The RNA shown here (c-di-GMP-I riboswitch aptamer) has 85 nucleotides and comes from a Chloroflexota bacterium.
Model confidence (mean pLDDT): 88 of 100.
Its Rfam family is "c-di-GMP-I riboswitch aptamer". Rfam's curators write: GEMM was predicted in a large-scale screen for bacterial structured RNA regulatory elements.

[in-house]
This record gives sequence, C1' cells and structure tokens, in this order.
RNA sequence: GCACGACAAGGGCAAACCCGGGGCGACCCGGGGACGCAAAGCCACGGGACUCGCGGCCCCCUCGCGAGUCAGCCGGGUUGCCGAA
Repeated sequence: GCACGACAAGGGCAAACCCGGGGCGACCCGGGGACGCAAAGCCACGGGACUCGCGGCCCCCUCGCGAGUCAGCCGGGUUGCCGAA
C1' cells in the first nucleotide's frame, strides 16, 4: 500500500414511533428516540421500489412517456477513521 474487519480504543450515524415545519404526493428538514450500521459518508450511473402528471384502454389492471422520491433494496463509482487475527 492492497485486502480484511475484533465482545479493541476513541468517536460517528440513527429505523420504527412521537412532536413541529415543508411538499399534491412518494418523501424531506429540525427536535426527541434507538432497530440497526465499518462507509447507515457522498454520487440516481445500471437494476429495482414508490409518487405525481400525460397518453393509451369504456373503466380497472397492465403498458408507454415525462417529472420526481428512495444511497437504511441490490450492484457500481468516489472519499475517509481505527488496526487484533
């Protein structure tokens, strides 16, 4: 340096739920709270899930297009703390 990841050290993040705020919505932000996490830091690049609108269909489902959400769904990219086996 690369890989790896412990009942190590010092720290970090924060699911559900509750409160306040924002958004048509998925969901997001702040506070509380911890189920978990070695990238649960960051990036929507591939897949996926979800939302809204439009098209198509008599309607629903399904499908297509557009605009979005999710990085704690899986890959991928990128940066980074510590050091037992």